[in-house]
């Protein structure tokens, strides 16, 4: 110096680029070469293992195209743990804030884009900093429907 194997850090609306597109140089009738850029804006979400699956929610309106990888979302099974009587077992229902589900009400820093500043690159473009606007679902409160079992043990 090369390769190759292990590991350990980092990221989880996360990461990557062979297609597209865009810059730059080199060619330059055509084709095309090298080097680069852009390829999702936040909010919100994990008890552990397998399988399945185009994995939640507005914002905007742009390749946010297309495309592959991951994955905290859902289905089903099994552990494990909370409730459902002090223990067990089934068998409900859930996930440690540890019943569902419907209705009202609350509370809680979106962020991009855009406008305005600034840095950085020949440039595509990037980066920082101000300022506005969201839905969901979980949380508080209130009301409504459902369930809070079965059997065996001890008190």
């Nucleotide at each position: 110096g090369c390769g190759a194997a292990c590991a350990a850090c980092g990221a989880a609306g996360c990461g990557c680029c062979a297609g597209a597109c865009c810059u730059g140089g080199c060619a330059c009738c055509c084709a095309g070469c090298c080097a680069g850029g852009u390829g999702a804006c936040g909010a919100g979400g994990u008890g552990g293992a397998a399988g399945g699956u185009c994995a939640u929610c507005g914002a905007g309106a742009a390749u946010u195209c297309g495309g592959c990888g991951g994955a905290u979302g859902c289905c089903u099974u099994c552990c494990c743990g909370g409730c459902u009587u002090c223990c067990c077992a089934c068998g409900g229902u859930c996930g440690u804030g540890a019943c569902a589900u419907c209705g009202a009400g609350g509370a809680g820093a979106a962020a991009a884009a855009c406008c305005c500043g600034g840095a950085g690159g020949u440039g595509a473009c990037u980066c920082c900093g101000g300022a506005a606007c969201a839905g969901a679902g979980a949380c508080c409160u209130c009301g409504g429907u459902g369930g809070u079992g079965u059997g065996g043990g001890g008190g």
Predicted 3D model of a 155-nucleotide RNA (glmS glucosamine-6-phosphate activated ribozyme aptamer) from an Acidimicrobiia bacterium. It matches the Rfam family "glmS glucosamine-6-phosphate activated ribozyme aptamer". Rfam classes the family as a riboswitch. Rfam describes the family as follows. This entry contains a glucosamine-6-phosphate activated ribozyme that is found in the mRNA for GlmS. GlmS is an enzyme that uses fructose-6-phosphate and glutamine to generate glucosamine-6-phosphate. The ribozyme catalyses self cleavage of the glmS mRNA that is thought to regulate GlmS activity. Gene Ontology terms of the family: regulation of gene expression and catalytic activity.